The RNA shown here (transfer RNA) has 74 nucleotides and comes from a Candidatus Woesearchaeota archaeon.
Its mean pLDDT, the model's own confidence on a scale to 100, is 80.
Its Rfam family is "tRNA". By type it is a transfer RNA.
[in-house]
């Protein structure tokens, strides 16, 4: 230098093909349960979806450039 998978919550992900309210397990916070812990239920809070432009009524998802992290030819 070429190809090529990745970037989404604190952490580890899913969603993208086929655009339409951004979730899930963990972890955290309240409550309930215990003599008190733990584990259980319940409900909560936490995201400019790497960045930036684009097309679009409408973009995490399509299209371009960029930063980044990984493998694979040279």
């Nucleotide at each position: 230098g070429c190809u090529u998978g990745g970037g989404u919550a604190g952490c580890u992900c899913a969603g993208u093909a086929u655009g339409g309210u951004a979730g899930a397990g963990c972890g955290c916070u309240g409550c309930a349960u215990u003599g008190g812990u733990a584990a259980u239920g319940c409900a909560g809070a936490g995201g400019u979806c790497a960045a930036g432009a684009g097309u679009u009524c409408a973009a995490a998802u399509c299209u371009c450039u960029u930063c980044u992290c990984g493998a694979g030819c040279a």